[in-house]
Context: one part of a larger RNA
RNA sequence: GGAUGAACGCUAGCUGGAGGCUUAAUACAUGCAAGUCGAGCGGGAUUGGUAGCAAUACCAUGAGAGCGGCGCACGGGUGAGUAACGCGUACACGACCUACCUCUGACAGGGGGAUAGCCCUGGGAAACUGGGAUUAAUACCGCAUAUUAUUCUGAUUAAUAAAGGAUUGGAAUGAAAGUUCAGGCGGUCAGAGAUGGGUGUGCGUCUGAUUAGCUAGUUGGUAGGGUAACGGCCUACCAAGGCGAUGAUCAGUAGGGGGCGUGAGAGCGUGGUCCCCCACACGGGUACUGAGACACGGACCCGACUCCUACGGGAGGCAGCAGUAAGGAAUAUUGGACAAUGGCCGCAAGGCUGAUCCAGCCAUCCAGCGUGCAGGAAGAAGGCCCUAUGGGUUGUAAACUGCUUUUAUCAGGGAAGAAACCUGUGGAUUCACUCCGCAGCUGAAGGUACCUGAAGAAUAAGCACCGGCUAACUCCGUGCCAGCAGCCGCGGUAAUACGGAGGGUGCGAGCGUUAUCC
Numbered sequence: 001g002g003a004u005g006a007a008c009g010c011u012a013g014c015u016g017g018a019g020g021c022u023u024a025a026u027a028c029a030u031g032c033a034a035g036u037c038g039a040g041c042g043g044g045a046u047u048g049g050u051a052g053c054a055a056u057a058c059c060a061u062g063a064g065a066g067c068g069g070c071g072c073a074c075g076g077g078u079g080a081g082u083a084a085c086g087c088g089u090a091c092a093c094g095a096c097c098u099a100c101c102u103c104u105g106a107c108a109g110g111g112g113g114a115u116a117g118c119c120c121u122g123g124g125a126a127a128c129u130g131g132g133a134u135u136a137a138u139a140c141c142g143c144a145u146a147u148u149a150u151u152c153u154g155a156u157u158a159a160u161a162a163a164g165g166a167u168u169g170g171a172a173u174g175a176a177a178g179u180u181c182a183g184g185c186g187g188u189c190a191g192a193g194a195u196g197g198g199u200g201u202g203c204g205u206c207u208g209a210u211u212a213g214c215u216a217g218u219u220g221g222u223a224g225g226g227u228a229a230c231g232g233c234c235u236a237c238c239a240a241g242g243c244g245a246u247g248a249u250c251a252g253u254a255g256g257g258g259g260c261g262u263g264a265g266a267g268c269g270u271g272g273u274c275c276c277c278c279a280c281a282c283g284g285g286u287a288c289u290g291a292g293a294c295a296c297g298g299a300c301c302c303g304a305c306u307c308c309u310a311c312g313g314g315a316g317g318c319a320g321c322a323g324u325a326a327g328g329a330a331u332a333u334u335g336g337a338c339a340a341u342g343g344c345c346g347c348a349a350g351g352c353u354g355a356u357c358c359a360g361c362c363a364u365c366c367a368g369c370g371u372g373c374a375g376g377a378a379g380a381a382g383g384c385c386c387u388a389u390g391g392g393u394u395g396u397a398a399a400c401u402g403c404u405u406u407u408a409u410c411a412g413g414g415a416a417g418a419a420a421c422c423u424g425u426g427g428a429u430u431c432a433c434u435c436c437g438c439a440g441c442u443g444a445a446g447g448u449a450c451c452u453g454a455a456g457a458a459u460a461a462g463c464a465c466c467g468g469c470u471a472a473c474u475c476c477g478u479g480c481c482a483g484c485a486g487c488c489g490c491g492g493u494a495a496u497a498c499g500g501a502g503g504g505u506g507c508g509a510g511c512g513u514u515a516u517c518c
Stems, first nucleotide, its partner, number of pairs: 001518004006514005013369006019362002021327001026325003030322003035070003040067002047060005077280003086205008096197002101193007109143001111141002119132005149173009178185002206252003213243003218240008255277004259270004282303005305316004333359001335358003341355001342353004372403004382394005409454005422440007462507005467488003473502005483490002
């Protein structure tokens, strides 16, 4: 000199963009953050209408709850752990999986038994839970049919270092679901693709030798189990191996990368915001469901803590968004909207979405703008200094005259982002509500940005420093005192170094100080 997720002191006009618990992965009141589908199913509260004196009947509407499907494994948070194939990079899988989506081929025949709900009836303070009767499905279970699927068993064959590759026989096994406005939306099997994942390997990846030896599922083999899949991944048996000064083991520290800061570069430091990967979700463990989890707002167990209780027993997990307490030098609103972008569900209308888009707070940072411009010497008054009837300086500075109006204030106008879906309508074809047009509908921010006008210099300057380094000097006070100080050093009676004043220098809505890095 540059830099910062900064803090502190003094000061503070505006706009735009960005950023905002670095500490206690401490504890959490309250609200919200994941639902959706009646075009899968039984059902029917309510409301309205018609007929009727009424009871009631019929029609329409279809809430809550329930079964079922899809989603909840994404999105969002944090960096505790991890020195590791965790990450980065380059390969490999003849050892693998992939819901939804796209394409291709084939198919959907015929049956069965239940169970929520509803109804009846118990237990409990509650959380919740038992029994009986009865009912539906795209819920569940047999049967039939089926290939290029699966298993068993033959045959043929290419490349490769090798291997579970490819082709072709035989036998056995394995499917399905309806609904509708009849257009569609779905279902099953098989193949291919796409997407997403899983696994293995080479190389790279902090410090300590005042850590030198470490290792029994340890290293390898055989057999089996397990997995989507290879493998001591697990088990039994057999062998005695395996790693290490090219640093094993142990200890400490740490999420990794793209990047970021600095530097001419080499390098050094760093990993906040944004993107990719990993790990975690009160601490530890376990599996279930599922295409996918060993699952932040799922389950079970142990533990710590908190809460409710009728003392018998129960409930909970903000490292989601706000917010609270605590810790700390220190870090924001218990805001608005789904209008846009995206996500989930749905044929759709639409619903949900603290993702997201916006607004609020903070000079925390970056950038921009303003606090006026021109003229004006009686060089005014006042202040300060001196060699003191005077001179110097503040200083064209002020007053005064003319001009301008950014900004602030007031008044008027006023967006883009919105075109899709959908509705209406026209046209085209392969006649599908498929596609292409036209019109209409939809804005949280927001009456915001922006534009125009009005009046008036009107609404707006500080902070640090002035001995040398280092730009900037005098007076007064103090008298090794009080104090200053980054280094050298100042202060003991003429202090440009302390304190004040006048003047000056630097930067400027900031300026200094502290901390850290180069």
The part of an RNA shown here (small-subunit ribosomal RNA, 5' domain) has 518 nucleotides and comes from Candidatus Opimibacter iunctus. Its Rfam family is "Bacterial small subunit ribosomal RNA". Gene Ontology terms of the family: ribosome and structural constituent of ribosome. It was read from a public genome assembly.